[in-house]
Context: one part of a larger RNA
RNA sequence: CCCUGGAAAAGGAACUAGGCAAAAUGACCCCGUAACUUCGGGAUAAGGGGGGCCCUUCGACGUGGAGCCUGUACAGGCCGAGCGUUAGAGGGCCGCAGAGAAAAGGGUCAAGCGACUGUUUACUAAAAACACAGGUCUGUGCCAAGACGAAAAGUCGCCGUAUACAGACUGACGCCUGCUCGAUGCCAGUACGUUAAGGGGAAGGGUUAGCCUUCGGGCGAAGCUCCGAACUGAAGCCCUGGUGAAUGGCGGCCGUAACUAUGACGGUCCUAAGGUAGCGAAGUUCCUUGUCGGGUAAGUUCCGACCCGCACGAAUGGCGUAACGACUUGACCGGUGUCUCUUCCAGGGACUCG
Repeated sequence: CCCUGGAAAAGGAACUAGGCAAAAUGACCCCGUAACUUCGGGAUAAGGGGGGCCCUUCGACGUGGAGCCUGUACAGGCCGAGCGUUAGAGGGCCGCAGAGAAAAGGGUCAAGCGACUGUUUACUAAAAACACAGGUCUGUGCCAAGACGAAAAGUCGCCGUAUACAGACUGACGCCUGCUCGAUGCCAGUACGUUAAGGGGAAGGGUUAGCCUUCGGGCGAAGCUCCGAACUGAAGCCCUGGUGAAUGGCGGCCGUAACUAUGACGGUCCUAAGGUAGCGAAGUUCCUUGUCGGGUAAGUUCCGACCCGCACGAAUGGCGUAACGACUUGACCGGUGUCUCUUCCAGGGACUCG
C1' cells in the first nucleotide's frame, strides 16, 4: 500500500453525475393509523408503547387421580386434587443493555412511464421494451381460411364449426376516439377503351410440274413450307362507387374594436380536408436556464401555471386513473466515515529475511 471486517469526538450529504456504498429499520404483542380509492385496498401506512428473573394473587384452557350418581356389561355424568399451558394485577431483584447472541421492512411527499402477476438481450441493457386480460377491424360455411411440405401424399387447424378458427392493430378500468376517400391499399360494380396465349387466316415469300422467251431470263398451278393482316379473345389496367380502430393527411397572406395591446369579425389564395375534445417548454420546446408562482440562504433539475405546440393530439390511440414497480425524476424525515478529515484496531495479502 491492497483486501475483508470492527470502532470513532463535533458536524450530519457539506460527498457525488447520483446518498453509490455504508449506517439505520427489523421478529412478536398492544395502542393507533391520513389523502386517495376500482370500496378490495392504501396498511406492517405514519406514529407510539411492551418484554428478563423471583414472590404473591386472581382468572382461562388442556389433562384428569380419589370420591359420588346413573348403569347388566361396555359406558355416561358430577365434583375436582395434582400436573401442564397461558392472559391480567401487585410487589421485589440485577445489569450499560431483558426479542440481552443469530436470523427478520428505513420511512414520507410529489411527478413521469407502464394498469396489474409475468417475459427478455445465456456472457455489458430487466426497462418506459415484450406479453397480458379487455377493445376493434378483416378473413374463413368446412376437404374452412391459414400453415408445414418439392407441384404431392400426409399433417396441424380439429376429432373444433362463426359465442369457432386465423390475421392485423390497440392494450386493465373510466371519459372519449373529431375532419379528410384527392393519393395508396382493399371491397363492390363494370357499357366503352386497352390487353396475352389460343382461335383465325387475307396478303406475301421459298420450292417447281408446266408455259413463254430476244436464250440473258420471266411467269408460275397443286403439294410441301415460311411469314402472317382483319376478326375473335379473360383477369388486370382504365372507368364508376364504397371504405379511416385501412396506408396516410389534417394550410397561407392581409386588414379590423373610442389609449395601447389583442383581434370575436372581414377579405383573399390554395386544399381531399385544413387539427375537434383533451393535453402542452412535455421522455416531444430549437430559441431556452422561456415567463410567473412554489420549494432552497442560494434551484440549467423538480412541482404548479401560462401557451409564442421550431416539430402534441385522439386504438402507430388522446386524456385521466386506485393498486402494483430491483423502472425514472425531484423534495423531506430518520440514520450514517459519503464528506469536513482523517484516525485506531483485527485478520488476510503485498514487502523483508529464511